[in-house]
RNA sequence: AGAGUUUGAUCCUGGCUCAGAAAGAACGCUGGCGGCAUGCUUAACACAUGCAAGUCGAACGGAUUAUUUUAGCUUGCUAAAAUAAUUAGUGGCAGACGGGUGAGUAACACGUAGGAAUUUACCUUAUAGUACGGAACAACAGUUGGAAACGACUGCUAAUACCGUAUACACUCUACGGAGAAAAGAUUUAUCGCUAUAAGAUAAGCCUGCGCUAGAUUAGGUAGUUGGUGGGGUAAUGGCUCACCAAGCCGAUGAUCUAUAGCUGGUUUGAGAGGAUGAUCAGCCACACUGGGACUGAGACACGGCCCAGACUCCUACGGGAGGCAGCAGUGGGGAAUAUUGGACAAUGGGCGCAAGCCUGAUCCAGCAAUGUCGCGUGAAUGAUGAAGGCCUUAGGGUUGUAAAAUUCUUUCGAUAGGGAAGAGAAUGACGGUACCUAUAUAAGAAGCUCCGGCUAACUCCGUGCCAGCAGCCGCGGUAAUACGGAGGGAGCUAGCGUUUUUCGGAAUUACUGGGCGUAACGAGCAUGUAGGCGGUUAGUUAAGUUGAGAGUGAAAUCCCAGGGCUCAACCCUGGAACUGCUUUCAAAACUGGCUAACUAGAGGAUGAUAGGGGACAGUGGAAUUCCUAGUGUAGAGGUGAAAUUCUUAGAUAUUAGGAGGAACACCGGUGGCGAAGGCGACUGUCUGGAUCAUUACUGACGCUGAGAUGCGAAAGCGUGGGGAGCAAACAGGAUUAGAUACCCUGGUAGUCCACGCCGUAAACGAUGAGUACUAGAUAUCGGGAUUUAUUUCGGUGUCGCAGCUAACGCGUUAAGUACUCCGCCUGGGAAGUAAGGUCGCAAGAUUAAAACUCAAAGGAAUUGACGGGGGCCCGCACAAGCGGUGGAGCAUGCGGUUUAAUUCGAUGCUACGCGAAAAACCUUACCAACCCUUGACAUGGUGGUCGCGAGAACCAGAGAUGGUCUUUUUCAGUUCGGCUGGACCACACACAGGUGUUGCAUGGCUGUCGUCAGCUCGUGUCGUGAGAUGUUGGGUUAAGUCCCGCAACGAGCGCAACCCUUAUCCUUAUUUACCAGCGAGUAAUGUCGGGGACUAUAAGGAAACUGCCAGCGACAAGCUGGGGGAAGGUGAGGACGAUGUCAAGUAAUCAUGGCCCUUAUGGGUUGGGCUACACGCGUGCUACAAUGGCGGUGACAAUAGGUUGCGAAGGAGUGAUCCGGAGCUAAUCCUAAAACGCCGUCUCAGUUCGGAUUGCACUCUGCAACUCGAGUGCAUGAAGUUGGAAUCGCUAGUAAUCGCAGAUCAGAAUGCUGCGGUGAAUACGUUCACGGGCCUUGUACACACUGCCCGUCAAGCCAUGGGAGUUAAUUUUACUCGAAGUUGGUGAGCUAACCGGCAACGGAGGCAGCCACCUACAGUGAAGUUGAUGACUGGGGUUAAGUCGUAACAAGGUA
Repeated sequence: AGAGUUUGAUCCUGGCUCAGAAAGAACGCUGGCGGCAUGCUUAACACAUGCAAGUCGAACGGAUUAUUUUAGCUUGCUAAAAUAAUUAGUGGCAGACGGGUGAGUAACACGUAGGAAUUUACCUUAUAGUACGGAACAACAGUUGGAAACGACUGCUAAUACCGUAUACACUCUACGGAGAAAAGAUUUAUCGCUAUAAGAUAAGCCUGCGCUAGAUUAGGUAGUUGGUGGGGUAAUGGCUCACCAAGCCGAUGAUCUAUAGCUGGUUUGAGAGGAUGAUCAGCCACACUGGGACUGAGACACGGCCCAGACUCCUACGGGAGGCAGCAGUGGGGAAUAUUGGACAAUGGGCGCAAGCCUGAUCCAGCAAUGUCGCGUGAAUGAUGAAGGCCUUAGGGUUGUAAAAUUCUUUCGAUAGGGAAGAGAAUGACGGUACCUAUAUAAGAAGCUCCGGCUAACUCCGUGCCAGCAGCCGCGGUAAUACGGAGGGAGCUAGCGUUUUUCGGAAUUACUGGGCGUAACGAGCAUGUAGGCGGUUAGUUAAGUUGAGAGUGAAAUCCCAGGGCUCAACCCUGGAACUGCUUUCAAAACUGGCUAACUAGAGGAUGAUAGGGGACAGUGGAAUUCCUAGUGUAGAGGUGAAAUUCUUAGAUAUUAGGAGGAACACCGGUGGCGAAGGCGACUGUCUGGAUCAUUACUGACGCUGAGAUGCGAAAGCGUGGGGAGCAAACAGGAUUAGAUACCCUGGUAGUCCACGCCGUAAACGAUGAGUACUAGAUAUCGGGAUUUAUUUCGGUGUCGCAGCUAACGCGUUAAGUACUCCGCCUGGGAAGUAAGGUCGCAAGAUUAAAACUCAAAGGAAUUGACGGGGGCCCGCACAAGCGGUGGAGCAUGCGGUUUAAUUCGAUGCUACGCGAAAAACCUUACCAACCCUUGACAUGGUGGUCGCGAGAACCAGAGAUGGUCUUUUUCAGUUCGGCUGGACCACACACAGGUGUUGCAUGGCUGUCGUCAGCUCGUGUCGUGAGAUGUUGGGUUAAGUCCCGCAACGAGCGCAACCCUUAUCCUUAUUUACCAGCGAGUAAUGUCGGGGACUAUAAGGAAACUGCCAGCGACAAGCUGGGGGAAGGUGAGGACGAUGUCAAGUAAUCAUGGCCCUUAUGGGUUGGGCUACACGCGUGCUACAAUGGCGGUGACAAUAGGUUGCGAAGGAGUGAUCCGGAGCUAAUCCUAAAACGCCGUCUCAGUUCGGAUUGCACUCUGCAACUCGAGUGCAUGAAGUUGGAAUCGCUAGUAAUCGCAGAUCAGAAUGCUGCGGUGAAUACGUUCACGGGCCUUGUACACACUGCCCGUCAAGCCAUGGGAGUUAAUUUUACUCGAAGUUGGUGAGCUAACCGGCAACGGAGGCAGCCACCUACAGUGAAGUUGAUGACUGGGGUUAAGUCGUAACAAGGUA
């Protein structure tokens, strides 16, 4: 510090996810030791048991025990005294600290800084005192009640308990005269106490400024409420309380209400600013079963005190009582989850006490837990045959791996044994026989967890086969998974590792630091204006902000720095710094603010002009539509892609004249004008708003923005009343259509218009808030001014453009640039601008505005393609123009389907279907049935045997393979003479053979197709953030990215063309088997012979064609058109040749090949059958339907090619297929060999003298064999068919059409295929349209690329949610009833020791019980509000590989 993920790729926006750190954690696997920490986050749920607050006999009386002494004596009892100890009670002090918890609390609770009207036991200091009296009550004794708890009555008694009097340095009150108010002693010689007052210290109470969560879908709250006066009350101020008076007080700077929450120092994260958090430690607060209350006291409204009410638990004799672990342990419960019913007061501290001491679950220790953190160990060195085993393998090896074994060494930790601290300055040590030290023995007792597709370090094999499973995100898995599971290996961390949860970070993803708003989410429809925020120039003053210096505070701990102590570290100690804050003093006065005074550049005003569809009202006008009346006139009109509905002989449409009525204002008219926006368009008048320019002796900052608020605000819609020509939702009809609730047509009502009132929204858009200032220009235009007529200035409206900005597109003085001020708004997509609630509205609805749930994207701009029922240009037998076919018939052949034991397999739009197959009777053959073989029909290796091995013939059984018998023939090669070597055969066992089994979607090779289309790319440079672009586009031209010109491109490559072959002309050379002109010879005849080298031909080499020449066109180019010459002319014709790529195209059955599968069978052999089946459908062909013909006769003319297992002549036989025959030929020598055509004759338009299928009989040939299942011949038979529907194919010249010939395969068997020649046409105006293709451009929501994408209803499953008659729970408020305990007040006839009067009786003061009043907890009744749960039914929403209906959107998406 970043990374992954939207796309074919790119840049951006934007969310999701990851890597880090942390934790009071939990879970899974694993686990050696120690130090230091930490340990109920949930039920403030309920608690058994024990302990957690006592102490003082030096306050007091008594009691008990022990000892001693004395007395009485009954000699073991009583009494007294003393001493020592114990102690229930009275009394004092402490139980308000310490310890726990975080329920409540949004508050002066907390934090921080201050303040005044207070109290403060124990402690310290100071001053003064401590005198004289009195009456009781516990204990105790007696009686008595009760189960108990606990009492009741009578009597006795002490005090540092209680009361009175005296005194009063201080103190309090005061009317300044005065008045009030205190004490306690103990012990035994020195202290401890007590009282009053003052001061301090400590602690506490109160008040104030500032800080401190969310919600406005909580906007008004408040009656003791706010203030005053006067009583009361408190330690003290105060409505704290009461009476009276006034009507205030709080609140958009967020009152009130609701929800949540203890606050802080700190902790954690972060670079910081911030965010989250508030365990342990420390400060404060609150609470103590729930609610209320007071008492005592210095202090409490009191955790281990009291009273009352309530719930719960326990005891009970049923009458009544007892209790409060949120103290330490512990139990149950809850929960994912959190420890021992331990030791000690030795230390530190606390309470009491003079003290000894006692108490102390505070505390110090120990126990449990890897909960965290820090440290240590599980060994070290040497050790290669790189052991074995595992795993992989290309089978060679590699790896695990110096790892192990083995040898040598060490002993930390742990174990055993011995010694043994500090903590304690005198005593006292729970920890603890602990830390630590020493000795002994042995490598001995001590390693796991996660991960290995990318992010992210680390790879292979096997298994599985969209299954099982994984997954933080992207995503893996459908037979070769580095992603699942296992294994080997590797990576990371390590006594831990991984997962889960939470927080911060990354996230600049709430942006103060530090973001945005034209198109990505985001400017309010517009203006006026309140609060608020911000604000021109100069001077003075002030000192609130600001700045500097000083002071106080900011607790300690923590963090940081330095040093020190535990062996180190964690940890601890000491010191420093820091705590960014608040308060206060002094100073400064630049800036901001306040005040004062002034200014004129902002703003406003005055005067004079100007332009304008700015607004309101009234009036006027013409054109057009429609309607009415009348005339003319006659059969149609209207409407459409085409029609129909409709109107019309009752006279339409058309046309003429007149009239009525409503609405809108042609031309001018213009990126021209005006207005804040919405918006405004005939003319005239009246009223009226704003703007601009010029001048200016005026005012003097009066300004800008603007939350709330107010006003305006298109269209549609609503209300009331008018109006209604045209247009026109709804509706009706006609068309279109599969349907057509649409598009088109004919009608047509609301509405559109007017008046008044609502509504308040629009793609209300410049998708761009308002204002001010600054920052190059060019050009056009509107309004005004100046002017020397060149131009210039002010204000608007447009286009282009520099700098700059922007993701890009683009913006660019009218900013989206540079800055400032103010307002509004945004924070992933969907759910949703929806639900519920509130406000507004007559309604429609508007406004404000969520969540659950769901996805990993949604989106912007630009790029390359592809596509378009977008555009432009251009090609092609693509259409058109022609010729001939197919589709109809019969047959042949292939395919589908069906059938079958099998009908083997593959090929399936173009690009499968006379295709693989250049040839299925057996074989082929892969299929089926039956019968056989199992190291095999074939290859290599081992062992043993044989060398009479093998071959041939015959016979028997059998369908044959095969098995058996017999017989004949033949002596393998080399040799070192050894069965030694090779070879052959047989037998045996195992490795293996074999597979036309599977996967063409694992592959190689080969092939098809787009397409012989003209394209496809690269290097360097340049442009762009980038994908990419440029080049390759443009203007011409070409068959062509062919060439020329231009150009930020310049070059190059693969393609095109050419080079290659054939063919067309000529020349040279050669001359046999070809040829024969001239010469000679010969024949019935023939190059037959001599000969020739002229011709043809053969086959070698050359020539020839290049737009080279001329003319025109063109740009002086490329080139095009025409011409000349030429055998051939613009690529002469044909062939071979097929760029980058596309179709997961085809082929595993040509071959090769990875994986998988079979192994007495999915291998091998044999016989027979099948591939030849046949209701049917399709493709490709052949033959026809006839006279351009058939038949008969007759007469000609080719080329290619093949031939010795062959071609086969002559001659002969047969009607013929063919047979006999065998010359010649290993081929320019011999052989195989034409038909259409010509001529003559006949047939005369018919199912025929056309056509030949089918069938019968008889033959021929091949072959081991023609039954299934060959071809041919002869005779006989003579089917369909009379030119073929929709549709569709081929062809542009030696082509189509037509005619035959040859060859491969092959024993035989072509209508197929591949070649060959003969005869030999027609047509092309042209590119509008259909198809395919190329280039440019445009749109795109497509990129598997239009066979794309994608929307909504319905049906089904699942999920969350709204409404809902209600039901239920919680909570708050309010009214009333009831009213415990208790304070206060009143009363107090009952009761009453201290003081007073009185001799006394008695009375008084005072008090108590009781009663009354106010307040009041709980409870009850009623009414409201808020929140949650649930609810028949119901609404929409989301989601789910292959459901239904359509096709709304994306291209002009077919109606933008």